Notes:
A computed fold for a 74-nucleotide RNA from a bacterium, annotated as transfer RNA. Its mean pLDDT, the model's own confidence on a scale to 100, is 81.

C1' cells in the first nucleotide's frame, strides 16, 4: 500500500439469527475451616465490549471512519 482475521474485567474468554440485569475461571478482598499457611467452602470487588459516528423499538453483534495487534500477498 492491497486483502484478511482480531480487540469484550488486571489475565483467560462465554454471549446463538439483533433481544433475558453482558456471564464464567483465574486473580484481588472479606469470612469459613487450619496451631500457621497451602487447599478447599461461602460471599463480595472489578466492563465506556479499543475509540468516533450511523442504522434500529433495541447494537458486544449489522454499517462507516479511525486506533492497535496478527497472517497472506506487492
Nucleotide at each position: 500500500g492491497c486483502a484478511u482475521u482480531c480487540g469484550u474485567a488486571g489475565c483467560u474468554u462465554a454471549a446463538c439469527u439483533g433481544g433475558a440485569u453482558a456471564g464464567a475461571g483465574c486473580a484481588c478482598u472479606g469470612g469459613g475451616u487450619u496451631c500457621c499457611g497451602a487447599a478447599c467452602c461461602c460471599a463480595g470487588c472489578g466492563g465506556u465490549u479499543g475509540g468516533a459516528g450511523g442504522u434500529u423499538c433495541a447494537a458486544g453483534u449489522c454499517c462507516u471512519c479511525u486506533c492497535g495487534a496478527g497472517u497472506g500477498c506487492a